[in-house]
RNA sequence: GGGCUCGUGGUCUAAUGGUAGGACACUCCAUUGGCUAUGGAGAGACUCCGGGUUCGACUCCCGGCGAGUCCA
Repeated sequence: GGGCUCGUGGUCUAAUGGUAGGACACUCCAUUGGCUAUGGAGAGACUCCGGGUUCGACUCCCGGCGAGUCCA
């Protein structure tokens, strides 16, 4: 320098055109003599950045940035 894959709460991960869900962690409540465990409830991402297509974009297209991998 080039090819491919990826970028979503604190962490991991789903959603493949119709207003982003789950697990762990966190907070509160119940349970316990207490802790753990368990059950219930809650908060937390408008999706790496900019633009385009579309009635509508995490999703499709273009550019940039970053990460992984392969080639040189």